[in-house]
RNA sequence: GGUCGGCGGCUCAUACAGCCUCGUAUAUACUCGGGAAUAUGGCCCGAAAGUUUCUACCCGAAAACCUUAAAUUUUCGGACUACGAGCGGUGUGAAUGGACGA
Numbered sequence: 001g002g003u004c005g006g007c008g009g010c011u012c013a014u015a016c017a018g019c020c021u022c023g024u025a026u027a028u029a030c031u032c033g034g035g036a037a038u039a040u041g042g043c044c045c046g047a048a049a050g051u052u053u054c055u056a057c058c059c060g061a062a063a064a065c066c067u068u069a070a071a072u073u074u075u076c077g078g079a080c081u082a083c084g085a086g087c088g089g090u091g092u093g094a095a096u097g098g099a100c101g102a
Base pairs, nucleotide, nucleotide: 003102004101005100009096011094012093013092014091015090016089020086021085022084023083024082025081026056031047032046033045034044035043041066042065050057058078059077060076061075062074063073064072
């Protein structure tokens, strides 16, 4: 000096579990059936519906309204689920190869 091997590091590609954030969906809507409560109450069960969508379709607070009847309304806060993106982690492969070994 050359060749081979080569922990680690760095770079690239790819796969995957998880966290958080963001985007899309949906308005945690809408429409009904049965039953229940009654101003110390205002719920329970079921159907349908909405999403190129699985699931969910409720909780809390405040205000109003209903003069005892069968019916609730508004506002605010909260997510969950599906898919995508980002962040960050690990594995594998490629390239490179300082130390070191042959």
The RNA shown here (Purine riboswitch aptamer) has 102 nucleotides and comes from Paenibacillus sp. 32O-W. The same sequence occurs in records of 2 taxa. It matches the Rfam family "Purine riboswitch aptamer". From the family's description: Riboswitches are metabolite binding domains within certain messenger RNAs that serve as precision sensors for their corresponding targets. The sequence is in RNAcentral, with records from Rfam and Ribocentre. Of the family's consensus pairs, 100% are formed in the model.